Predicted 3D model of RNase P RNA and transfer RNA as a complex of 441 nucleotides.
[in-house]
Order: sequence, then C1' cells, then structure tokens
RNA sequence: GGAGUAUCCAAAGCGGUCGCUGUCUCCUAGUGAGAUGGAGGAAAGUCCGGACUCCAGAGGGCAGGGUGCUGGAGAAAUUCCAGUGGGUGCGAACCUAAGGAAAGUGCCACAGAAACAUACCGCCUUGUGCUCUAAAAUUGGGUUCAAUUUUAGAGCACAAGGUAAGGGUGAAAAGGUAAGGUAAGAGCUUACCAGCUGCAGGGUGACCUGUAGGCUAGGCAAACCCCGCCCGGAGCAAGGCCGAAUAGGAGGGGAUGAGGUGGCCCGCUGACCCUCGGGUACGGCCGCAUGAGGCAUGGCGCAAGCUGUGUCCCAGAUAAAUGACCGCCUUGUACAGAAUCCGGCUUAUUGGAUGCUCCAUUU
RNA sequence: CGGGACGUAGCGCAGUCUGGUAAGCGCACUUGACUGGGGGUCAAGGGGUCGGAGGUUCAAAUCCUCUCGUCCCGACCA
Repeated sequence: GGAGUAUCCAAAGCGGUCGCUGUCUCCUAGUGAGAUGGAGGAAAGUCCGGACUCCAGAGGGCAGGGUGCUGGAGAAAUUCCAGUGGGUGCGAACCUAAGGAAAGUGCCACAGAAACAUACCGCCUUGUGCUCUAAAAUUGGGUUCAAUUUUAGAGCACAAGGUAAGGGUGAAAAGGUAAGGUAAGAGCUUACCAGCUGCAGGGUGACCUGUAGGCUAGGCAAACCCCGCCCGGAGCAAGGCCGAAUAGGAGGGGAUGAGGUGGCCCGCUGACCCUCGGGUACGGCCGCAUGAGGCAUGGCGCAAGCUGUGUCCCAGAUAAAUGACCGCCUUGUACAGAAUCCGGCUUAUUGGAUGCUCCAUUU
Repeated sequence: CGGGACGUAGCGCAGUCUGGUAAGCGCACUUGACUGGGGGUCAAGGGGUCGGAGGUUCAAAUCCUCUCGUCCCGACCA
C1' cells in the first nucleotide's frame, strides 16, 4: 500500500426569522400570548415471540402445527451469550433445523447383474460331453500303421456349487490400505486408520483422552413417521362508553339449541344469526404512552445479563404534525416517516473508529 | 393498520401436495408448401435458467428460510 474479517459508534451542529403540531399556564377568551416537547437505526418486511383486550378465571380428547447438540440468560421467541461435534477458508474468521436410519413404511430417476443381500463379465472346484496331445494294454492287417479301452494333461461347451478380491455402472456397491492366507477368495488373520460397543480417567454437560473387544450396521427424516418439549381462537377495524340518522323493513334459520368455538367431538355459555335492503357527523371520548423505560455510576458474571443507588419524563396524529430561508465553521450527503405497545430476526443504506488476518514492497 | 392468495415462453394456463428423462398445452411468432395475391389449411421449427437469493438432497419449478412484486378481503349504526 492492497485485499479481507469481526465488533462498535454517528446519522451534522450552532444562531436567527417564519410556519405545522401535542401539553401546560395566563387573561383582554382570540385563527391570543408565553413556556415546553416533537420520528428511526432501521419507524420497513410483518418473519418470530410476548404484553393487552374479548370469547369458560381457557377446560378435556383427537387431529394439526412448531421445535430439536450442551450449559446459561431471558416474560417469551425462527432470540442472545459461552462452549461441543461437523463443514468451509492459507488465515483472521464464518456456516451449521446437529434427537432417532439397530421400531416400521416409503424413495434412491437414468445407468447398472444388483440400490440392500444381488451375481453380468471374471476367478475357483466338481460332474458330463466333444476335440487334441502323451503313455500303456488289447485286436486287426501285417513289420510299422489303424481302431478300441484305460490313465494323465490341455482346450471348448453345458450344469451344479463356492466367491465378493478385480472389471464395468452410478451421487452412492456392503469398512479403507498393505501383508499373510486360500482351490479361488473373503476381517479369514495381522498392522495402521475410520466407525460401533464395553471399561477407566477428565468435564456440570454436549463431549474429549486412553484401553479392550467382535469386526460392520449404505443414503434420505427441510419423506411419512417414532421420541422429548411446546402451542385454545381472534386481533386496537381487539374492546368499552357517548351521540346523530332511518324502513327497529323483507326473506331464511333458531330453546328438538343460533352464535360464541374460523378443523372435529365433548364440556361451558344461552338468543340471536345469515342474506338483501336502509342510515351515517365513515363522528367524539377512553384504550393511548410511567414503560420487561432512558441516562449516569457502583457490585457480580468470560459473556449474554442480573442487581444497588441517584436522576429524568422524552412524539401521540386521525387527512394525519418535523418544513422553508439566511448566517458561521471549507462541505452539508445515503436508506428512509411513528399509528396499541414492547423484545428480537431479516432486509435497505451513508460515513467513521478499533482489534485481527493474508499478500506485496521497503528498512 | 390487520388478515389472506398468487408469481412457470409475448398472453392465458397445467405440472408443485407425492423431488427424477430434454418442464408441457392453447393462442401468438418464424420458415416452407397450396393460391395470381391475401385469408385459410397443412408441414416443420424457434422461444423458459419456473420472480430473485441462500440452504437440505446424488438431484429442487416442486421441500425449507429470506426477499421482491402483484392482487383480494376487513368501517360504524340499526
């Protein structure tokens, strides 16, 4: 200097003028004056989880769904922290839905003999048949030829069996490599490596280390499933109060049980429900911002976090408020606008700081 | 604000639940033949990384996660 990786921080400031908006105070009661507050790290996606509200103080069963290494944190979580195993990367580091495939079912296309116990080629053994070679015996012609039989060997074909070394196919072929062994082979035996089980030691634990044994059991559970744990439904347009208006109208269902209870059954509740038509100020108030709150500081903990003390109140709209201009500092820029609230995750995006890694160059 | 569905060729769709050959169908498009020419008919053909990214798997349009886009439903009173 370049490339990369992890963590953290900020999201222009100050002053002036005008404008919008919530709250409080004052009096001259107004389109008044004064004081004070006024978007985010993601307010976003709505992907998780809760608070809150209503329906039985949310109950039982089935179905369904979620989740899945260990320990801890947390209200909970597809959350966080610290670790274990596996994988990727030269590395800093990163990723990991990571229980069970020895409960059962299913799938493994094409290729291949066979996709989980199968035999295509090959290797080996035995039997039968044929051919050839060699030797011996017998017979015939007859003096070196032929035929037959037996034995041995070789080759070919067929059948029976053994084998899983080798070939070939495939993403994957029955632990891998080497040596011995064997008719040929094979964990059949041995050494090393990988896996499984037992034992010992260490660790809270996942697991690690050592040792012994028999050699072995393909993959897929983000396929059904089994095991452990968890899950009732709806959502602030929840829900409550007030008020205006009309056709308190029509049809259908309903105490032989509508609806609540958006999968079903039971249980509970107990009078309305559905469709069409009508009306509306598409209205007001509450819910609605003191909260798993912020800031400072001490203690405990590797950390996430827990806790003590002090201090602060910090948006609350409903057509929906944050803007414009000027001056200064050299410059004034990204993604983007709260809508019941909170904790996370993910995505979008500008600038900066720190730790660490790799490469190149110089000293 | 809340809830739900969809995305496959230029257009409209199937396949996704239950993963497997080279992802099909209709219309449209291209070329050729028939015709004097058009239309029409017949024959042949081209065109897709299944909205995007990542993961599981030997293998993904299909299963899982994230993300982008489009569409639909939901006011209150009586």
Its mean pLDDT, the model's own confidence on a scale to 100, is 78. It holds a member of the Rfam family "Bacterial RNase P class A". From the family's description: Ribonuclease P (RNase P) is a ubiquitous endoribonuclease, found in archaea, bacteria and eukarya as well as chloroplasts and mitochondria. By type it is a ribozyme.